[in-house]
RNA sequence: GCCUCUGUGGCUCAGUGGUAGAGCAGCUCAUUCGUAACGAGCAGAUCGUCGGUUCGAUCCCGACCAGGGGCUC
Numbered sequence: 001g002c003c004u005c006u007g008u009g010g011c012u013c014a015g016u017g018g019u020a021g022a023g024c025a026g027c028u029c030a031u032u033c034g035u036a037a038c039g040a041g042c043a044g045a046u047c048g049u050c051g052g053u054u055c056g057a058u059c060c061c062g063a064c065c066a067g068g069g070g071c072u073c
Base pairs, nucleotide, nucleotide: 001071002070003069004068005067006066007065010024011023012022013021018055026042027041028040029039048064049063050062051061052060
């Protein structure tokens, strides 16, 4: 330098055109003599950045940024 994959709550991941969800972690409540576990609830995301397409973009297209893998006389 080229090819390819990934980037989504604090963490690990789903979601692949109609405005984002799960598990763990956090907070509150309940339970207990008390703690943990179990149970109920709550909060937390401008979906890597900037443009484009579209009535509408996390999703499609382009460029760039970051990370992983591969190739190269």